[in-house]
RNA sequence: GUCCGAUAAAGGCAAACCCGUCGAAAGACGGGGACGCAAAGCCACGGGUCUAAGGCGCUUUGUCAAAGCUAUGACGGCCGGGCUGCCGAA
Numbered sequence: 001g002u003c004c005g006a007u008a009a010a011g012g013c014a015a016a017c018c019c020g021u022c023g024a025a026a027g028a029c030g031g032g033g034a035c036g037c038a039a040a041g042c043c044a045c046g047g048g049u050c051u052a053a054g055g056c057g058c059u060u061u062g063u064c065a066a067a068g069c070u071a072u073g074a075c076g077g078c079c080g081g082g083c084u085g086c087c088g089a090a
Stems, first nucleotide, its partner, number of pairs: 004088002012037002017032006035077001041083003045080003048075003054070003
């Protein structure tokens, strides 16, 4: 230094749930709270998943409009990839 990751040390993050705010929703943010996490730090690049406001959709015409489809919205605590990083037993 690399792999690796301990009932080590110093620190870190914070699921569910509750309250508030934002959002059409998925969800996000703040506070409380800890199930967990060695990248649960950063990046939507590939796959996956969630949502569907808007758009598409309607067929003699007009009006109303359901189902369905759709990401330009999300999830990095679903998996892979990229970048960076604390500690050091075996």
A computed fold for a 90-nucleotide RNA from a Chloroflexota bacterium, annotated as c-di-GMP-I riboswitch aptamer. Its Rfam family is "c-di-GMP-I riboswitch aptamer". Rfam's curators write: GEMM was predicted in a large-scale screen for bacterial structured RNA regulatory elements. Its mean pLDDT, the model's own confidence on a scale to 100, is 82. The sequence was found by an Rfam model in a public genome assembly.